[in-house]
Context: one part of a larger RNA
Molecule: large-subunit ribosomal RNA, domain VI
Organism: Campylobacterota bacterium
RNA sequence: CGUAGGAAGAGUGAGGAGAGCUGUCUCUAGUACGAGAGGACCGAGACGGACAUGCCUCUGGUGUACCAGUUGUUCUGCCAAGAGCACCGCUGGGUAGCCAUGCAUGGAUGUGAUAAGCGCUGAAAGCAUCUAAGCACGAAGCCAACUCCAAGAUGACUCUUCCCUGAAGGUCGCAAGAAGACUACUUGCUUGAUAGGCUGGGUGUGUAAGCAGAGUAAUCUGUUUAGCUAACCAGUACUAAUAGACCGAUUGG
Numbered sequence: 001c002g003u004a005g006g007a008a009g010a011g012u013g014a015g016g017a018g019a020g021c022u023g024u025c026u027c028u029a030g031u032a033c034g035a036g037a038g039g040a041c042c043g044a045g046a047c048g049g050a051c052a053u054g055c056c057u058c059u060g061g062u063g064u065a066c067c068a069g070u071u072g073u074u075c076u077g078c079c080a081a082g083a084g085c086a087c088c089g090c091u092g093g094g095u096a097g098c099c100a101u102g103c104a105u106g107g108a109u110g111u112g113a114u115a116a117g118c119g120c121u122g123a124a125a126g127c128a129u130c131u132a133a134g135c136a137c138g139a140a141g142c143c144a145a146c147u148c149c150a151a152g153a154u155g156a157c158u159c160u161u162c163c164c165u166g167a168a169g170g171u172c173g174c175a176a177g178a179a180g181a182c183u184a185c186u187u188g189c190u191u192g193a194u195a196g197g198c199u200g201g202g203u204g205u206g207u208a209a210g211c212a213g214a215g216u217a218a219u220c221u222g223u224u225u226a227g228c229u230a231a232c233c234a235g236u237a238c239u240a241a242u243a244g245a246c247c248g249a250u251u252g253g
Base pairs, nucleotide, nucleotide: 001152005163006162007161008160009159010158011157015149016148017147018146021049022048023047024046025045026044027043033038051106052105053104054103055102059100060099061098062097066093067092068091069090070089071086072085073084074083075082076081109144110143112142117137119135120134164252169247170246171245172244173189174188175187176186177185194240195239196238197236198235199234200233201232204228205227210223211222212221213220214219
């Protein structure tokens, strides 16, 4: 820009893409078969491997914005308590998120059409012949089915609702996001829980500082399952989403 008015929401599916894997064991059955040794088809079930997709309850990894321990040194006048630097100084743990050999799900199915192949009936050719007419089977393959995209499918589809009092609706702007390179998408904008803060909870760390007591002291004990606690879960308008502007045309060649 088109889809002959403009919108919002919901669909159809022409067409396209993806997926399609495979092992071991058990039963059938030590059966059929075979002198024996050995040892099935068909059918049924269990457990896996790799791969794909999703998720974070569990098991773990990471977790340079959380907690603790600790070395050297500089500084905060000193003690104590802290801060900076030293690979995040080093070490032990660890929330959310992300990730995994963690947890789930999947590769099903089909009196659809077939290939090689196996057949039935059957002439040409009084026989024979799966083929010439006709008919039935037969693959991890084809088609459908499964998952996803999809009406620029210009053959431009369908349904519902709304609007024509600058309308319905949309955009800008702003606060954000399990969305993201930008854009886009999604949520919110005071008729408000969108983000921050605060309060409460959870989680993690592991018992803070100060004070008191014991000990010559290092240190230990009590107050104290303390203190602190990111991304988590709620509540709460305290702060910031102000004010507004613009597009969009009037019943549709």